[in-house]
Molecule: transfer RNA
Organism: Paenibacillus sp. JCM 9795
RNA sequence: GCGUAUGUAGUUCAAUGGAAGAAUUCCAGCCUUCUGAGCUGGCGGCAUGGGUUCGAUUCCCGUCAAACGCU
Numbered sequence: 001g002c003g004u005a006u007g008u009a010g011u012u013c014a015a016u017g018g019a020a021g022a023a024u025u026c027c028a029g030c031c032u033u034c035u036g037a038g039c040u041g042g043c044g045g046c047a048u049g050g051g052u053u054c055g056a057u058u059c060c061c062g063u064c065a066a067a068c069g070c071u
Base pairs, nucleotide, nucleotide: 001070002069003068004067006065007064010024011023012022013021018054026042027041028040029039030038047063048062049061050060051059
């Protein structure tokens, strides 16, 4: 330098164009003599800039980050 695949919650992962969910973490409450465990609820996110579309996490282009391969 070229190519491939990836980027979603603090973490690990889902989500075929109708607009984001689970587990866990954290917070609050219940329970418990206290802690832990258990139960209930809550907070928190689509790497970034454009384009297409009535509508984009999703499709297209660029940039950035990290991984692998080739030279």